[in-house]
RNA sequence: GGCUGAGCCCUCUACGGCGCAUGUCGGCGAACCCCGUCAGGCCCGGAAGGGAGCAGCGGUAAACCGGCCCCUGCGGGCGAUAGAGGACCACUUGGCCGGA
Numbered sequence: 001g002g003c004u005g006a007g008c009c010c011u012c013u014a015c016g017g018c019g020c021a022u023g024u025c026g027g028c029g030a031a032c033c034c035c036g037u038c039a040g041g042c043c044c045g046g047a048a049g050g051g052a053g054c055a056g057c058g059g060u061a062a063a064c065c066g067g068c069c070c071c072u073g074c075g076g077g078c079g080a081u082a083g084a085g086g087a088c089c090a091c092u093u094g095g096c097c098g099g100a
Stems, first nucleotide, its partner, number of pairs: 001097007009086006015079002018075004023068005034059004042051003
């Protein structure tokens, strides 16, 4: 000096951690327009029985409240490992070759 690889730079992916929630756990929660059971009363029947069904009780839906990051998803100038792609020959470094 030449060739070439890597780092430094950028992007993406995976992983971790942080936060959030349409996640998860719990609470509360429908006069009727959810479910179940339906006292009383009502209806059908000669009767036996049957029917619809309010209140009550039980369970839930949406919503709301609280907890948690175990699962799932989302976020980002958090991290520092790996991989992929890109950019660059300004700097650092490795290899090979040639010259002095």

Predicted 3D model of a 100-nucleotide RNA (Bacterial small signal recognition particle RNA) from a Candidatus Acetothermia bacterium.
Taxonomically the source falls in Candidatus Bipolaricaulota (Bacteria, Bacteria candidate phyla).
The model forms 96% of the base pairs in the Rfam consensus.
The coordinates come from a structure-prediction model, not an experiment, and the mean pLDDT is 83.
The sequence was found by an Rfam model in a public genome assembly.